Context: one part of a larger RNA
């Protein structure tokens, strides 16, 4: 000297753009953050113009594995980079083939219970693109090569949506490996599924991934193993590099979502706002049982030196259903707040005295504040108040919004502080103190004339800021 997710003092005119819990991955009140389809069912319930429109619960579909969030845990194929072969891909795209007949259920309704509630146990009787079976097989699949297995779904306003088999594509994912990936030897040894085989299970898939059996190996001073500290990277700052600290924001990877543990659905979870056990917790309870997870967006306690509205809108962007209209999106776009930071504007120009008053020092002559004031002539950004008002929108459809931006009125009118001023270091004098009060990065100053303490006056440096503390280069 530069940086900062910064804090703290004093001080604050406007504006664009950015950033904003670094601490307790502490515990959370209330709202809202994932619904959607009636062109997959079959009922109920409402208006009426009586065949039409709404709207409920329920079966069934998709989709809730995304998108937002945190940084706990992790030295690890976790992350970066480059390659591999033993893989799965719902939605989408090409392509070939196909969609025929048939059956039992069951919620919802309705009857009867049970319970305080959450919920729930019986019984009649019903629908589907839910289930089930038979047929068919151009692919497939399995085979001892003789065979053998396996599939569908309809809805309709008649133009399409769709189903179901297989092949290829696209994307997105699972696995392996080489290299790289913080310190600590006052951690030197470590390892029994461990290191290999061989059957044999298991996955979408290679493998001790898992078992029986056999072998006796693996790994380590080129640091195993332990401890201890971190998420990782693109990058960020800083520096002439080389390095060095750093990983907020943005983006790409991972990894948790009260804590530990499991699995089920499913093209994808071992699943943040799914379900089950167990634990702590906090609420309800009629004491018998029950009900929750904000590291979503806002907002509360609480910790802290410190970090924001319980705001608006789907108008565009994208997501999710849907044929489509739409519907849902605290993702998102915008608005509030905060000088937290970058960046730009202002707070007025000229002229105006051998130089007003006031202050301040003085050798009392003056000398400085100082063209500073005032007065004189103009200007009108910005901020005010008055109209006109976009573009983001493809025809419709604008929350930002009566924003920005333009026109116009009135007036210098509504805007200037902070440090420091001994020496490094730019910038002095008087006054009060008297090793006291204090000051201080460092030297160091104050013990009766202190350019260092406090005040005034002048100065000097930067300015909507300055200063000071913290870390970093």
């Nucleotide at each position: 000297g530069g940086a900062c997710g910064a804090a703290c003092g004093c001080u604050g005119g406007c504006g664009g753009c950015a950033g904003g819990c670094u601490u307790a991955a502490c515990a959370c009140a209330u709202g809202c953050a994932a619904g959607u389809c009636g062109a997959g069912c079959g009922c109920c319930c409402u208006g009426c113009u009586u065949g039409c429109a709404g709207g409920g619960a329920g079966c069934g579909g998709c989709a809730g594995a995304c998108g937002g969030g945190u940084g706990a845990g992790u030295a690890a194929c976790g992350c970066g980079u480059g390659g591999g072969a033993a893989c799965g891909u719902g939605c989408c795209c090409u392509u070939c083939g196909g969609u025929a007949c048939g059956g039992a259920a069951u919620a919802g309704c309705c009857c009867c219970g049970g319970g305080a509630a959450a919920c729930u146990g019986g019984g009649u009787g019903u629908a589907a693109u839910a289930c089930c079976g038979u047929a068919u097989a151009c692919g497939a699949c399995c085979u001892c090569c003789g065979g053998g297995u396996g599939a569908a779904a309809g809805a309709u306003u008649u133009a399409u949506c769709g189903c179901c088999g297989a092949a290829g594509g696209a994307u997105c994912g699972g696995c392996c490996c080489g290299c790289g990936u913080u310190a600590g030897a006052u951690u030197a040894g470590c390892u029994u599924g461990a290191u290999g085989g061989u059957g044999g299970g298991g996955u979408a898939a290679a493998g001790g991934c898992c078992u029986a059996c056999c072998a006796u190996g693996g790994c380590g001073a080129c640091g195993a193993u332990c401890u201890a500290u971190a998420g990782c990277u693109g990058g960020u700052c800083u520096g002439a590099g080389a390095g060095g600290a750093c990983g907020a924001c943005c983006a790409g990877c991972c990894a948790c979502a009260c804590u530990g543990g499991g699995a089920c659905u499913g093209a994808g979870a071992c699943a943040c706002g799914g379900c089950c056990c167990a634990g702590a917790c906090u609420c309800c309870u009629a004491c018998g049982g029950g009900a929750g997870g904000c590291a979503g967006c806002a907002g509360u306690g609480g910790g802290g030196a410190a970090u924001a509205u319980u705001g608006g809108a789907c108008a565009a962007u994208g997501g999710g259903c849907g044929a489509a209209a739409g519907c849902c999106u605290g993702a998102u776009c915008c608005a509030g707040c905060c000088a937290u930071g970058c960046c730009g504007c202002g707070u007025g120009g000229a002229u105006g005295a051998a130089g007003a008053a006031g202050g301040c020092c003085c050798u009392a002559g003056g000398g400085u504040u100082g063209u500073a004031a005032a007065g004189u002539c103009c200007u009108u950004u910005c901020a005010a108040c008055g109209g006109u008002g976009a573009a983001g929108a493809u025809a419709a459809u604008g929350a930002c919004g009566g924003u920005a931006a333009c026109c116009g009125u009135a007036g210098a009118a509504g805007a200037a502080g902070c440090c420091c001023c001994g020496g490094c270091u730019a910038a002095u004098u008087u006054c009060g103190u008297g090793c006291c009060a204090g000051c201080a990065g460092c030297c160091g100053c104050g013990g009766u004339a202190a350019u260092a303490c406090g005040a005034a006056a002048g100065g000097g440096g930067c300015u909507a800021g300055c200063g000071u503390u913290g870390u970093u280069c």

A computed fold for a 473-nucleotide part of an RNA from Hyphococcus luteus, annotated as small-subunit ribosomal RNA, 5' domain. It matches the Rfam family "Bacterial small subunit ribosomal RNA". Taxonomically the source falls in Hyphococcus (Bacteria, Pseudomonadati, Alphaproteobacteria, Parvularculaceae). RNAcentral holds the full RNA, with entries from ENA and SILVA. The prediction has a mean pLDDT of 88.